[in-house]
RNA sequence: CCAUCCGGGAGAGUCCUCGCGCGGCCAGCGCGGGGCGCCGAAGGGGCAACGUUCCCCGGAACCUCUCAGGCGCCAGGACCGGACGGGA
Numbered sequence: 001c002c003a004u005c006c007g008g009g010a011g012a013g014u015c016c017u018c019g020c021g022c023g024g025c026c027a028g029c030g031c032g033g034g035g036c037g038c039c040g041a042a043g044g045g046g047c048a049a050c051g052u053u054c055c056c057c058g059g060a061a062c063c064u065c066u067c068a069g070g071c072g073c074c075a076g077g078a079c080c081g082g083a084c085g086g087g088a
Stems, first nucleotide, its partner, number of pairs: 001086002004083005013036001015035008037071003043067001044065003050058002
């Protein structure tokens, strides 16, 4: 440094609307599409110092953008700790 496993792990909507299904057509629930608002910690994009063959290119983050993703629980989750194995 990498893989697997275990533990921890934040933010932001249970908004509006349409379709389908369930429901004695109601209340309501589930799934999916769209709209508006919002979040940053998968991934992706942007760059300062600096380097350079010099105005091109390279170039980090928890910064920034919000394409992707996400906004009840679950799940996911950068990152942190541990176990085991492998590599240098």

Predicted 3D model of an 88-nucleotide RNA (Glycine riboswitch aptamer) from a soil metagenome. The coordinates come from a structure-prediction model, not an experiment, and the mean pLDDT is 76. The RNAcentral record of the sequence draws on MGnify.